[in-house]
Context: one part of a larger RNA
């Protein structure tokens, strides 16, 4: 100076707590973790900072794990050995999972490319992440952290970096042996919200005309191209806009705060990116042709093929789904989105036809504001049925049958039809997330994907209750104070 107190006293956080909401925990199913088992059930990671994580949805490959087969992709240098052949390949028949000349038999070919030894490379999802780089997470979403000149102490260190108010803030005002700076917050960026003002658009729209076609109650209406104006919508540059502005109350009449007008927008306007010092023996050698050492290096820990496993099931934990029903369930009908992906290897797909459906078959557009697409989205509307009964709630586990994706579907890819209809009647202790377009409901698209989403990362529809405080619990941070623990 720190670290620590079952020490005070202030501050602050829904990864606290209050008031509430949805809940998990209970059941069945997915899943990840440990255990048991196994030939192998590869394996990293274990409080917050491991367990729907490793972007880890493994049928082969991934593939590191098991039984087992090949091959060298063993650079280079040296010695042998070698043209009287150094070696390499091979039907076939045994032999094998195998149309691997792997090895056997039998011989042909081929023709210095290579064999053996040494030495020295070269590979490794081999070992160490307690040797390392980088990157990540975390301590830590708090407000914290430095040094120059001066004071103050032998110093080590200290003041500045603070009694007080005040903010989300070491923010700001003040106080003042400090003065003046630097990082960090702020500011900056990205998206959302407003612009009847500016630029523009046949890849958005609209409006006004002739023609064409089709309905005409003969006034006109609808549709397709077409010609010409126009930018409210849509789309994107470019700028503007908020500065808490204005009154009013409160506060050193200072920072501020609180109510109210105005305004689209007055919690930092909202979400998010970025994030200082200092540090952990956090995670990763299983992202890398980053990497030291170590271990292996041809009976291989290389690398390739074949099959198995990573899914195995007395039982524990975790992250989800789907319920348990009338605010409902089924059927029919109305009618709304937004993000976003799509074919130099077969993508996005519309239409017509066959099919109960999965699907198939034929034509067709799109390299995309043009086509799929006006995305027909689901919750929601509206009406019929059900009538409180494990029921028409619920849909697990089984059965049979067809689909498709793949070389391949058994330990059941997926998706369909019928049939089967288990638990579950709101779920103990204890615990988790959450304050406004937010929770919770709902779908839709991206990642992955030959196939598959109960996951994750977006998007947007519906749309609540309850504070709007406080340090009581769990944590942090700043003073102050004790202990000689470093």
């Nucleotide at each position: 100076u720190g670290a620590c107190g079952g020490a005070a006293g202030g501050g602050c956080a829904c990864c606290a707590c209050c008031a509430g909401g949805a809940g998990u925990g209970g059941a069945g199913c997915c899943u990840g973790c440990g255990g048991c088992u196994u030939a192998a059930u590869u394996u990293g990671a274990c409080u917050c900072a491991a367990c729907a994580c490793g972007g880890g949805a493994a049928a082969a490959c991934u593939u590191a794990c098991c039984a087992g087969g090949u091959c060298c992709g063993g650079a280079c240098a040296u010695a042998a050995g070698u043209a009287g052949g150094a070696u390499a390949g091979a039907c076939a028949g045994a032999u094998u999972g195998a149309g691997a000349g792997u090895u056997c038999u039998u011989u042909c070919u081929u023709g210095a490319u290579u064999u053996u030894a040494u030495g020295g490379g070269u590979g490794g999802u081999g070992g160490u992440g307690c040797a390392u780089g980088g990157c990540c997470g975390u301590u830590c979403u708090u407000a914290g952290u430095u040094g120059g000149u001066g004071g103050a102490g032998u110093g080590a260190u200290u003041u500045g970096u603070c009694u007080g108010g005040u903010u989300a803030a070491u923010u700001c005002c003040g106080u003042u042996a400090a003065c003046g700076a630097a990082c960090g917050a702020g500011a900056c960026c990205u998206c959302a919200g407003c612009c009847u003002g500016c630029u523009a658009a046949a890849u958005a729209g609209u409006g006004u005309g002739g023609c064409u076609a089709u309905c005409u109650u003969c006034g006109g209406a609808u549709a397709a191209g077409u010609a010409u104006g126009c930018u409210u919508c849509u789309u994107a540059g470019a700028g503007g806009g908020a500065c808490u502005u204005u009154u009013u109350g409160g506060g050193u009449a200072u920072a501020c705060c609180a109510a109210a007008g105005g305004g689209a927008a007055g919690u930092u306007u909202g979400a998010g990116g970025c994030a200082a010092u200092a540090a952990c023996a956090g995670g990763u050698c299983u992202g890398u042709g980053a990497u030291g050492c170590c271990c292996u290096u041809a009976g291989a820990u290389g690398u390739u093929c074949u099959g198995g496993g990573c899914c195995g099931c007395a039982c524990g934990c975790g992250c989800g789904c789907u319920a348990c029903a009338a605010u409902g369930a089924a059927a029919a009908a109305u009618u709304c989105a937004a993000c976003a992906a799509g074919u130099u290897u077969u993508c996005c797909u519309g239409c017509u036809u066959u099919g109960a459906a999965g699907a198939a078959a034929g034509u067709g557009g799109g390299u995309a504001a043009u086509c799929a697409u006006u995305g027909c989205a689901a919750u929601c509307u509206u009406u019929u049925u059900c009538g409180u009964g494990c029921u028409a709630g619920g849909g697990a586990u089984a059965g049979a049958c067809c689909u498709u994706u793949g070389u391949a579907a058994u330990u059941g890819u997926u998706g369909g039809u019928c049939u089967u209809g288990a638990a579950c009647g709101a779920g103990g202790a204890a615990u988790u997330c959450c304050u406004a377009g937010u929770a919770a409901g709902u779908g839709c698209a991206a990642g992955u994907c030959a196939u598959u989403a109960a996951c994750u990362u977006g998007u947007a529809c519906u749309g609540a209750u309850u504070a709007c405080g406080u340090c009581c619990c769990u944590g942090c941070c700043c003073u102050u104070u004790g202990u000689a623990c470093a």